[in-house]
Context: one part of a larger RNA
Parts: sequence; structure tokens; C1' cells
RNA sequence: CUGGGCGUAAAGUGUCCGUAGUCGGAUAUACAAGUCUGUUUUCAAAUACCACGACUCAAUCGUGGAAAGGGAAUAGAUACUGUAUAUCUAGAGAAUAUUGGAGGUUAGUGGAAUUUCCGGUGGAGCGGUGAAAUGCGUUGAUAUCGGAAAGAACGCCGAAAGCGAAAGCAGCUAACUAUGAUAUUUCUGACGGUGAUGGACGAAAGCUUGAGUAGCAAACGGGAUUAGAUACCCCGGUAGUUCAAGCUGUAAAUUAUCCUCGCUAGGUGUCUCCAUAACUUUUGUGAUAGCAUUUGUUAUUAUAAAAGUUAUGGAGGUGCCGUAAGUUAACACGUUAAGCGAGGCGCCUGAGUAGUAUAUUCGCAAGAAUGAAACUC
Repeated sequence: CUGGGCGUAAAGUGUCCGUAGUCGGAUAUACAAGUCUGUUUUCAAAUACCACGACUCAAUCGUGGAAAGGGAAUAGAUACUGUAUAUCUAGAGAAUAUUGGAGGUUAGUGGAAUUUCCGGUGGAGCGGUGAAAUGCGUUGAUAUCGGAAAGAACGCCGAAAGCGAAAGCAGCUAACUAUGAUAUUUCUGACGGUGAUGGACGAAAGCUUGAGUAGCAAACGGGAUUAGAUACCCCGGUAGUUCAAGCUGUAAAUUAUCCUCGCUAGGUGUCUCCAUAACUUUUGUGAUAGCAUUUGUUAUUAUAAAAGUUAUGGAGGUGCCGUAAGUUAACACGUUAAGCGAGGCGCCUGAGUAGUAUAUUCGCAAGAAUGAAACUC
């Protein structure tokens, strides 16, 4: 070097962007760098290999021969890779039209509930538990009615639903902004994939400064329980939870399943878009008939448009079932693969020591990242 793996046994970076690198669609021509072939030369001898021979044999020794491979030079080959040129449209992107959504940011605004305060009614309890007590209450609580204030979260719709790279996202309205899907096949013409270093985002908790603080609630105080009770239960309650600006950079950051592309039976839901068909409703127009006869109105029929429902088919997303295969140690996975292949990156190599020590980088700190060994089994 080759060779094994990464859902659960060790192992997929939390996610994305992207530099170097690496890999890369179709056709034609040229070159001949990689690649392949021939020839020449070189890689001392000895050793090793083959043949023959010499010591009786062997070890040993002698003579001769040959191969593989490497370097260099030279003459060729041109399928593949590469380079250059030209062309293409199946990858990728753009345009146009339609359309979806709790995607994001900012501002405004709404009702229910809770707590507190003010006022009315009322008059002895309330609250809490397994049972109690601490606690609140005649300075009038709980309850009930009216009013005011504040902060936080958004019931029903609501879903196995949707969106987002992930973290995550839900009252309503507006502005700004990002993005997906479908259809046409109009344009560009390989512009692509992955991605070391790097950058950005990144729940909760925590930190800094300022604001805010209704409810909840680490710490803390008290009451119980208990042998004890630094707990579980109860009464209180501060950080925090909220907002603005900054830091931290971690999670069972999970689908414990990296990203992209191609191929390989189905069945059944659901979301978005499109095509076709049928039906329903509404509206417009024309014709015929009845009533009325100025306008009109009712029915039938034809046609056009819009909306909706259903069916079938297509594209994309998201679920379930499941072998027909296949895979797997089993569980299970199974077109959303853990199947069959390709490209790129990351990671693993017995358990403990240990995500520790040391060193370095980052951080205000907490700590994070990188990350051993002795020794034991």
C1' cells in the first nucleotide's frame, strides 16, 4: 500500500456555506503528459533461482544460464484519463406563468385567564393534605359584582398536517424579506458534486450591562413525613424565566442512520401543483314554450366563464404496511434503504484509567475545543 467497518456492538462533525484538494455529462478533431508495446542501456561481484559438474553423498564449492521488477534513452500505439479547440442538451442554473406554508425581521393590535389594587354586597372561616400543620382572615379574608393596572402565554381551528439547513417556528393585521413546488421547454451551455483549513447559524441552562417582573420557580425559610429526611407532600420565596445589546457554543443537538447522483415489485393515507373526465352551484348570452304582455317572470335546451366535489393519471413532499427481491448477528431496513453501485468528506480499532493530566487556542467567568500515558484487567 491492499484488505474491515460506522441505526442499536467502538465509530456520521449539531447544521449549512464555501477555499484548497479531489471527482465529474454527450460528440468530434489535435497532441501524446499519464497509460500500453518493442528495442537499447543500467541496477558490480557474492547471495537467491535453474542446469551441469567437483569433493563417495550432503553441507560446501565451481562453471554456465535465465527471469521478474526499477531508472534512463529511443521508436511506436491512442481505447481510457489528461490538455487544447469546436459543438451539443439529458446535469446545473435562469426566464415566464401559477401557487403553497406556525420560514425570518420589525411595528401595531385583540380577547380569555392569573395576580395585585380601588369600590359594593356579605359576615367566619378560607386554603391545603393520605391526614395535618405552617400560612391567610373580624385592621373583614374566601365567595360574588363593578372598575383599574401589569406582565406573560396565545384556547377552539389543530391534524399521522405545514414550513425551515439545523436549532426551531402558532392569536390577529401590516410592511420588509428569504424560499419551495408545478407547468411551458423559452434562454445560458457542464456553469456541477463533495469539501481539509476557514466562516455563519446554533435549544435550554449560564455570564455582562440596562429595562421589566403577573404566573411559575433552582437556592433559601417554615410546616409535615421519617429512625434520620440536607428529599418526595404543603405554605412562602430570590435568582431565573420576559425585553434590548453582547458573550457562551454545548444537548439522548436522535431518524442514535453524513452529503450528492443513478438503478431495483407493490399496496394504502395525507399535503401542494398540473392534466383529463364527470357532476353540482352561481353568473352571462341565445333559442323555444307558458303566464303576463311596457319592462318582466317561470320552465326546457344550447353555449361560455368562475367556484367546488369526485375519479383517473403525472410531478414534488410527508406517513404507514409489506415482501416479490435483496440486506442484517439479530432486532429490523425495505424507492424517504440499513438493497445494488459511483464520487467526496468525517470518524472507529479491547475495557478501565479518561473526555482525566499536560500543553496550546478560545472565553469575563463557568467552561469549551484539541487530547495522552504510566498502571490494572
Small-subunit ribosomal RNA, central domain from an uncultured bacterium, 377 nucleotides, folded computationally. Its Rfam family is "Bacterial small subunit ribosomal RNA". RNAcentral holds the full RNA, with entries from SILVA.